[in-house]
RNA sequence: CUGCGCGGUCGGGCAACCGCUGGGCACACUCGUUCGCGAGUGAGUCGAGAGGAAAGUCCGGUCUUCAUAGGGCAGCAUGCCGGCUAACGGCCGGGGGUGUGCGCUCAAAAGUGCACGCUACGGAAAGUGCCACAGAAAAUAUACCGCUUGCCGUUCGCGGCAGGUAAGGGUGAAAAGGUGCGGUAAGAGCGCACCGCGGUCUGAGUAAUCAGGCUGGCAGGGCAAACCCCAUGUGAAGCAAGACCAAAUAGGGGAGGAGGAGUGGCCCGCUCCGUUACCACUUCCGGGUAGGUCGCUUGAGCCUCUCAGCGAUGGGAGGCCUAGACGAAUGGUUGCCAUCCGCUUACUUGGGUUAACGCCUUGGUUAGCGGGUACAGAAACCGGCUUACAGAUCGCGCAGGUCU
Numbered sequence: 001c002u003g004c005g006c007g008g009u010c011g012g013g014c015a016a017c018c019g020c021u022g023g024g025c026a027c028a029c030u031c032g033u034u035c036g037c038g039a040g041u042g043a044g045u046c047g048a049g050a051g052g053a054a055a056g057u058c059c060g061g062u063c064u065u066c067a068u069a070g071g072g073c074a075g076c077a078u079g080c081c082g083g084c085u086a087a088c089g090g091c092c093g094g095g096g097g098u099g100u101g102c103g104c105u106c107a108a109a110a111g112u113g114c115a116c117g118c119u120a121c122g123g124a125a126a127g128u129g130c131c132a133c134a135g136a137a138a139a140u141a142u143a144c145c146g147c148u149u150g151c152c153g154u155u156c157g158c159g160g161c162a163g164g165u166a167a168g169g170g171u172g173a174a175a176a177g178g179u180g181c182g183g184u185a186a187g188a189g190c191g192c193a194c195c196g197c198g199g200u201c202u203g204a205g206u207a208a209u210c211a212g213g214c215u216g217g218c219a220g221g222g223c224a225a226a227c228c229c230c231a232u233g234u235g236a237a238g239c240a241a242g243a244c245c246a247a248a249u250a251g252g253g254g255a256g257g258a259g260g261a262g263u264g265g266c267c268c269g270c271u272c273c274g275u276u277a278c279c280a281c282u283u284c285c286g287g288g289u290a291g292g293u294c295g296c297u298u299g300a301g302c303c304u305c306u307c308a309g310c311g312a313u314g315g316g317a318g319g320c321c322u323a324g325a326c327g328a329a330u331g332g333u334u335g336c337c338a339u340c341c342g343c344u345u346a347c348u349u350g351g352g353u354u355a356a357c358g359c360c361u362u363g364g365u366u367a368g369c370g371g372g373u374a375c376a377g378a379a380a381c382c383g384g385c386u387u388a389c390a391g392a393u394c395g396c397g398c399a400g401g402u403c404u
Base pairs, nucleotide, nucleotide: 001400002399003398004397005396006395007394008393009392010391012337013336014335015334016333017332018331020049021048023046024045025044027042028041029040030039031038032037051375055386056385058384059383060382061381062380063238064237065236066235075234076233077232078231079230080094081093082092083091084090095121096119097118098117099116100115101114102113103112104111105110122229123228127227128226129223130222131221144169145168146165147164148163149162150161151160152159153158177195178194179193180192181191182190196218197216198215199214200213201212202211203210204209242294243293244292245291252285253284254283255282256281262278263277264276265275266274301320302319303318304317305316306315307314308313338373339372340371341370342369343368344367346365347364348363350361351360352359353358
């Protein structure tokens, strides 16, 4: 210097003009008034006004309403260990497993060290279930080729029958511990050494776990992101939550009710009078709607410095206030600059070709022209996760090249 990987930061800047949404100040007008003022409207001025993901709404909380004796079942979620946190399925640190690269022991197999990545990583000896194709056999083991013993036959090549075997070949993602030596008719944990595995003891560590000793020939392969079992957690809905004020109209309830026109009852064979209920009307109360106010942004807050810690994170000091809309503001135009891409002009490094001029090509610089500058947009708030993203920039690691 180039490439790749991992992690972090920013994610256009300045100016002018025209707008939009809140807030402060003072002014004008209107309405109300307990004369202190309050409310609304208008124009002026000052200052503020999207994000790293505001997104998906996946997880956890604050807050609100409803529900709720206590316990259990079901459902759902989580699942190595320790820590952080308001909490979490998040984050940090550690352990085990696994993959890649490099190195070491080394014939190989295998083992081991370092770096980087991945890891839903409780239980397969409670039970049930599944393991395609291929293969003899996919879990009560079994025998296709092969090896081998006995008998019989033989054309002397071998074949048949009855056994033994699981070492070798073959199938498969996976084959009943692996390698080697001994042993055997051939074989086999049949015996032994090492490795692996089970049991047990000791030591280290908070723990997961690791190391070592002794012991057992070794027993039931895998799948729980199959059912299931175990442990732990879990009430539901969500700011359109919810709280308050409250019109017109139409219902509901209470009180009064001039009037006597009307209807019904009392009286009663009928009528009048009397009385009562309904009613017109007056007034009060209550619920809901329209509308308005609150919830609403001072908060697990932000910035700087510092201390403790490997870290996540926590403590301390100082400073700061930073959108609150609801038919939903945060924008538009122009100029200059920044950055990227393409084309053209000029100069130039290296390479190829040529006798040379020249031509082709890689990269850089200057000038001009054109185009692009993403993903996306608050809606009660906060902590995470996931996903999207033009371009710029910083740090670390690995590989390659060049120079000293």